[in-house]
Formats: sequence, structure tokens, C1' cells
RNA sequence: GUACCAUCCCGAGCGGCCGAGAGAUCUGGCUCGUCGACGCCGCAGCAACCCAGGGAGGGACACCUUUGCAAGGGUGUCUUUUCGCCGGGUGCUACCGCCAGGAUCGAUGGGAG
Repeated sequence: GUACCAUCCCGAGCGGCCGAGAGAUCUGGCUCGUCGACGCCGCAGCAACCCAGGGAGGGACACCUUUGCAAGGGUGUCUUUUCGCCGGGUGCUACCGCCAGGAUCGAUGGGAG
């Protein structure tokens, strides 16, 4: 960081700084905001996109083993599903990207060539 892929109705707030607008854009609403919003920083929390481990379940194969057979047990390798437990990279923490309509976009994660 391009093509592309996934998500954008779950969840999770305190403190400090700043000082007037903010919720992407247009229209119309609604809401937040000098009882300090938005933003920035710190801490805390939420989530589970990526990396590497870990736990549990399934499958395949190999070896060992119990047995009269059927069937079973153990170990290892590979693979798959799941959990979200430790660590790392991010993200997020008013309202469905606040709502409706329109045209564009945007945000986050991953990312072949």
C1' cells in the first nucleotide's frame, strides 16, 4: 500500500489537557456539547482480524499393544473444528457509519501479484 476479501444493529469508561463546535459528505430530522462535547494523552475495559503457543473434540496414516475373533488401548505425525487461556501486532469503548433519502465515499482487519 493497489486489485481483492471480511466486518460496520453484540460488547466495553474513568482521569488529565484543550476550548466550540461534534455525530464522513448534501438535504431533512434527531442527538451530544461551556454541568466542557469533538480531539489528544494516560489508565482501565471490550472484542477476537492477524502471528506464535496452549486446552478440548473429530478425521487420516504409521508404530506398539490387549484379544480366539469382533473390538479396544497407547504413542507419534499430519489435518480440521472449537475455546479465547498466556504472549505479540492492531482495533474499538453515545445513539445501527445516529436515522431517512441521494450521490460519493469512509473506517477497521487481512492482503496475492